[in-house]
Molecule: transfer RNA
Organism: Euryarchaeota archaeon UBA495
């Protein structure tokens, strides 16, 4: 400098025909325990990398743009 593929809660990873966000661990308080750890209940966490456009409505279509990986020169 080109070609593709990724970026969503702290971590991992879903997300159906564009109708407004989820699961697991992980955290938090609460029971349980002599304490920890398992386990039961409860909740808290999200600019959906950023910016613009297209719609009534955008994580999701479309253009730029950043990060990261991977190919090629």
């Nucleotide at each position: 400098g080109g070609g593709c593929g990724u970026g969503u809660a702290g971590a991992u990873c879903a997300g159906u025909u564009g109708g407004a966000a989820g699961a697991u661990c992980g955290c938090u308080u609460c029971g349980u325990u002599c304490g920890c750890a398992a386990c039961g209940a409860a909740g808290a966490g999200g600019c959906c990398g950023c910016g613009a456009g297209u719609u009534c409505a955008a994580a999701u279509c479309u253009c730029g743009c950043c990060a990261c990986g991977u190919c090629c020169a």